[in-house]
RNA sequence: ACGGCAGCGACAUCUAGCUUGCUAGAUGGGCGGCGAGUGGCGGACGGGUGAGUAAUGCAUAGGAAUCUGCCCAGUAGUGGGGGACAACCUGGGGAAACUCAGGCUAAUACCGCAUACGACCUACGGGUGAAAGGGGGCUUCGGCUCUCGCUAUUGGAUGAGCCUAUGUCUGAUUAGCUAGUUGGUGGGGUAAAGGCCUACCAAGGCGACGAUUGGUAGCCGAACUGAGAGGUUGAUCGGCCACAUUGGGACUGAGACACGGCCCAGACUCCUACGGGAGGCAGCAGUGGGGAAUAUUGCGCAAUGGGGGAAACCCUGACGCAGCAACGCCGCGUGAAGGAAGAAGGCUUUCGGGUUGUAAACUUCUUUGAUCAGGGAAGAAAAAAAUGACGGUACCUGAAGAACAAGCCACGGCUAACUACGUGCCAGCAGCCGCGGUAAUACGUAGGUGGCGAGCGUUAUCCGGAAUUACUGGGUGUAAAGAGCAUGUAGGCGGAAUUGCAAGUCAGAUGUUAAAUCUUGAGGCUCAACCUCAAGCAGCAUCUGAAACUGUUUUUCUUGAGUACUGGAGAGGAAAGUGGAAUUCCUAGUGUAGCGGUGAAAUGCGUAGAUAUUAGGAGGAACACCAGUGGCGAAGGCGGCUUUCUGGACAGUAACUGACGCUGAGAUGCGAAAGUGUGGGUAGCAAACAGGAUUAGAUACCCUGGUAGUCCACACCGUAAACGAUGGAUACUAGGUGUAGGAGGUAUCGACCCCUUCUGUGCCGGAGUUAACACAUUAAGUAUCCCACCUGGGAAGUACGACCGCAAGGUUGAAACUCAAAGGAAUUGACGGGGACCCGCACAAGCAGUGGAGUAUGUGGUUUAAUUCGAAGCAACGCGAAGAACCUUACCAAGGCUUGACAUCCCUUUGACCGUCCUAGAGAUAGGAUUUCCCUUCGGGGCAAAGGUGACAGGUGGUGCAUGGUUGUCGUCAGCUCGUGUCGUGAGAUGUUGGGUUAAGUCCCGCAACGAGCGCAACCCUUGUCGUUAGUUGCCAUCAGGUAAUGCUGGGCACUUUAGCGAGACUGCCGGUGAUAAACCGGAGGAAGGUGGGGACGACGUCAAAUCGUCAUGCCCCUUAUGUCUUGGGCUACACACGUACUACAAUGGCUAUUACAACGGGAAGCAAUACCGUGAGGUGGAGCAAAACCUAAAAGAUAGUCCCAGUUCAGAUUGUAGGCUGAAACUCGCCUACAUGAAGUUGGAAUUGCUAGUAAUGGCAGGUCAGCAUACUGCCGUGAAUACGUUCCCGGGUCUUGUACACACCGCCCGUCACACCAUGAGAGUUUGUAACACCCGAAGUCAGUGGUUUAACCGUAAGGAGGACGCU
Repeated sequence: ACGGCAGCGACAUCUAGCUUGCUAGAUGGGCGGCGAGUGGCGGACGGGUGAGUAAUGCAUAGGAAUCUGCCCAGUAGUGGGGGACAACCUGGGGAAACUCAGGCUAAUACCGCAUACGACCUACGGGUGAAAGGGGGCUUCGGCUCUCGCUAUUGGAUGAGCCUAUGUCUGAUUAGCUAGUUGGUGGGGUAAAGGCCUACCAAGGCGACGAUUGGUAGCCGAACUGAGAGGUUGAUCGGCCACAUUGGGACUGAGACACGGCCCAGACUCCUACGGGAGGCAGCAGUGGGGAAUAUUGCGCAAUGGGGGAAACCCUGACGCAGCAACGCCGCGUGAAGGAAGAAGGCUUUCGGGUUGUAAACUUCUUUGAUCAGGGAAGAAAAAAAUGACGGUACCUGAAGAACAAGCCACGGCUAACUACGUGCCAGCAGCCGCGGUAAUACGUAGGUGGCGAGCGUUAUCCGGAAUUACUGGGUGUAAAGAGCAUGUAGGCGGAAUUGCAAGUCAGAUGUUAAAUCUUGAGGCUCAACCUCAAGCAGCAUCUGAAACUGUUUUUCUUGAGUACUGGAGAGGAAAGUGGAAUUCCUAGUGUAGCGGUGAAAUGCGUAGAUAUUAGGAGGAACACCAGUGGCGAAGGCGGCUUUCUGGACAGUAACUGACGCUGAGAUGCGAAAGUGUGGGUAGCAAACAGGAUUAGAUACCCUGGUAGUCCACACCGUAAACGAUGGAUACUAGGUGUAGGAGGUAUCGACCCCUUCUGUGCCGGAGUUAACACAUUAAGUAUCCCACCUGGGAAGUACGACCGCAAGGUUGAAACUCAAAGGAAUUGACGGGGACCCGCACAAGCAGUGGAGUAUGUGGUUUAAUUCGAAGCAACGCGAAGAACCUUACCAAGGCUUGACAUCCCUUUGACCGUCCUAGAGAUAGGAUUUCCCUUCGGGGCAAAGGUGACAGGUGGUGCAUGGUUGUCGUCAGCUCGUGUCGUGAGAUGUUGGGUUAAGUCCCGCAACGAGCGCAACCCUUGUCGUUAGUUGCCAUCAGGUAAUGCUGGGCACUUUAGCGAGACUGCCGGUGAUAAACCGGAGGAAGGUGGGGACGACGUCAAAUCGUCAUGCCCCUUAUGUCUUGGGCUACACACGUACUACAAUGGCUAUUACAACGGGAAGCAAUACCGUGAGGUGGAGCAAAACCUAAAAGAUAGUCCCAGUUCAGAUUGUAGGCUGAAACUCGCCUACAUGAAGUUGGAAUUGCUAGUAAUGGCAGGUCAGCAUACUGCCGUGAAUACGUUCCCGGGUCUUGUACACACCGCCCGUCACACCAUGAGAGUUUGUAACACCCGAAGUCAGUGGUUUAACCGUAAGGAGGACGCU
């Protein structure tokens, strides 16, 4: 724009009813409006998502061969006709979706005709191609006019398509890819260029500047981080791309190969009458599922924007708002001021306090937010009116009352913040280091403190710190890292002078760099977050200019490089020839019993004649001396001599070329030894192998044999600690001193010497470098260029793949997993079956023992009710214990007590307590009898006992690995340190090492050290000599006296002696050695000689050494018992093992008799004489003595006799009997005596101890402990030896040095198998699936082409028929 009227409303006419203008019905017309339909425009925008995509994408800058609806500007038109199809009606099919046939009809739907300024085609003659009307006003009905449309065409704008350059992740264990592939011609196709498609022709195209291929991924503006350069990311917002259930396809259209269109195929869901149909939230809400995890099925088109429409208006999960979530950013509050009795409570405590803490209470104020009440927007524009989802919201005013509003993490260090309790390598913590095993600032809790605060902490990820991938901004001698070496391609870099160009470079201008973001300056919400405005922003492109440097070009140069000529040096290479020594073998001679080999042997060889020796011969391999950090070579490597061929370096000359150079990814060649293949050769040597030894074993080291191999030719292999662990080239930067080759100078020639210079090869050393060690003109120094390589350790130079190889194997070369280290250089120690020096009864030389026997004693083990506990290599074991019958005593059994056996405080009672006696009992204990206080100011006090209450007592219970103190040990070893200085980045060093010397870090000398301390020594005690003083209890020479005798007496203090003070010994003196030192050796004198002998004395430290059981003590534990009392038992057991002693095994002796000589000591609950008794132990008795006075009080020895080598006249165990002593008490369980008994034992295996002189050995004596008990212990004196060449070895120690992977330090560290458990990853008969490529088969829809069949309104034709179309088929 159109037809129509199913339903609705108005209008006109008619009929009926009547209330005469209303209701109902019918008809007409097609007026408003309108379901459905025809037609137009829009559904290609907006909204969502990131699967795909490594380039058909994106970003930036350009380009030419294009289209573009609606919009803008211009030019020219809009004449005249025709035929249909929906809707609708009629009739069918189907469950439905839907559909078939016939009939009617309109248009801005469809189709011809006419016209043609532009437009298109053209052979330049010409030809082809359009349109649509609707609405309004006026009208004389002819028409005029306005508006919205329509057609052709030109230009613009917008949008879109296409092309080019540059940029755009990772793997080379992806290196070659490509047939429409690259290009051309003709044709087709598209809006458009083009292999976009097709036919033919050519053989191209891409790739180490990474093609192809695998993996991963939307890209960008931007965001996070970072000083920057960078690194990581691509949520929100914006631009582009891709996608819309999966795959394919076209149609329509200006635009799509189309999110809410179509067709086909697949998967899935739903409906069904089983025949068939329907669907696509990666739109907004919402549901399910998955998940650690992510919101409302809200309001509105009021604003902004989009579509349609002339407009009114309609549509719009775009959008504007609201809801949920501390998810982020920003702002605000939870109160402010005063307030000390520093309240209470909590926590802690050294019990005084401290802290929470002005915090609270209390007093005086304030009211943001929340609450209630009143008012109340902007956002709304244009001439006016109307229009607000948010929303009665923001905001303003008022009211009440501190009222309603604080948590989380941490507190060992990093890192701000500390105590208590619980726990006890448990529970647990932990980002790294690490914490926890009974005093945890590290776990858990509490108090306190610190941090942040409506948040806090954790987890994950990214960047930073990390110069730890190093462009800015790293390295490669030894830490990871220089290719085994050379030649050389590409590439990178490159000497001096000059000309042009302008690619790099530099300067100016222009365009672009969307907006947002960011930065700077302003402005608006009370501030801020947030929002707005203005300016800036390193890239790319275009134009103009400059010409130093790089590049390129022109013309030159000689110094880099090369050539030429002269000269000498050389194990440079290849081939051929040749020489002597030696080994082995063969032949022959001489000759006889061994040879050979080893730490020692054996296997082996030899009487069939070896080894040895002489002569002759054979054969292979290697070349003594020269020989030298000497020579040559790129490296590997090269060694008798001669010849031939041949490479390189060096010096000199300065004739020639004129930058020809350096490096070198790939590539190519060379490349020790071993090994491999083929063919030779094989004397010696010698893997494998055999035998003999060694050994626990010995598949080794040693020995006897011995095959590959070693040698030659040809061909492989391609690796080594292929090392200077040091890539190549060039230039520069102090020296000194060797050595090899050459040249020159000086000197009259020449030689030697000396000097200069070039090249090579060493050492030392400065600056500099280095983590240090070290390097240092032959750099690891200072610079430039190129290559190779590194990025924690292990797994691993392994696996897989690829390439190479005959094989062995090589080259390239990961990951999973696992650890918190691995590593370098240097330091201090410790250690070494490393070195040098030194010492010690360490060995050696000796003497006597132990180990064998018996006994004693200690320990282990066993036993037991208990056999209490401790000590454990040296450095526990005759130790604590200097003395267990009870006690001790700690253990066991039994019986008792519970404020206790013992201490302090409080209360009550008594006046005692104590002592004596009796009864019961095993005793403790209980009961009873008896006796019985002091002071006083009279208030009381003191003292003692009993009873009671609770604080507490008590513990030989645990921890010596919580401790003090004490002790052992290395070790009486000579060491251990400090201050200052110096050296070193530092740990540290120096001193303290070195040369001598000593017992000694003792002393001397030297020295970047100079001094000092603790140790050594000395000072102390004792002993040895002398002097002096003093003589009693000691002594007695002289004098006197006396006795049987005696210092018995007088006397004396000379001697001995006692005990005080002194002297003496210091390498002082002499000689020698030494360095003129220190010192050592010898000597003199001396009582003593080189610390005279002995003792005390024990550095810094080590051993978590010993001791909680001497004592003290923290913490833990027990509290009618782990305390305490008592009786009895045990510590004394006994198959056995060990340690330490005693006594012996006898004649150097035993026994008998006689007879001498000590010292240290002890003595009053004591030592005890003379005397008597006893065989004796002992008893009786008691002189003397608190001690130079008395007592204890000697033995071996000596002199005689006997025994005669035996298990004895040795030895004395064991046992019996009888006694003695101590003691309440000798049964378990003492000592002694007498008589009797008379065991083992005849000198001790392996092994092992002590001792160097008054020592060992041997003999006795004394003391402490103690009622009693000594073979033990501590002391004392008597007798009184042997030996020491010496430092090789064993043990221990000291100093220096060296190596170290050790540092709880060699009793260290550490490697591999196996067993078990766990983790990760493989192999495995197979089975299943994905991806990519190639070949072939089937093949939907659809497009294009062909076309024989079927069919058809417009146009042509009178008609038949044709043109064109549709369907079908291919």
This is a predicted structure of a 1370-nucleotide RNA (small-subunit ribosomal RNA) from an uncultured bacterium.